[in-house]
RNA sequence: GGCGCCAUCGUUCAGCGGAUAGGACAACGGGUUUUCAUCCCGUAAACCGGGGUUCGAUUCCCCGUGGCGCUACCA
Numbered sequence: 001g002g003c004g005c006c007a008u009c010g011u012u013c014a015g016c017g018g019a020u021a022g023g024a025c026a027a028c029g030g031g032u033u034u035u036c037a038u039c040c041c042g043u044a045a046a047c048c049g050g051g052g053u054u055c056g057a058u059u060c061c062c063c064g065u066g067g068c069g070c071u072a073c074c075a
Base pairs, nucleotide, nucleotide: 001071002070003069004068005067006066007065010025011024012023013022018055027043028042029041030040031039048064049063050062051061052060
């Protein structure tokens, strides 16, 4: 350099083009308990950037950025 895959709460994993963007862990608040732990309830927290298609895009397409992998060249 070329090709492929990936990018969503703090972390991890879901998410037929129409949902209030969901689960688990963590965090915070509360309940239970003599206390701690466990357990239970609740709260906050996210779609990498730009463009395109579409009535409608987190989802499809293009470009960019970043990450991972394979491969080629130089030395």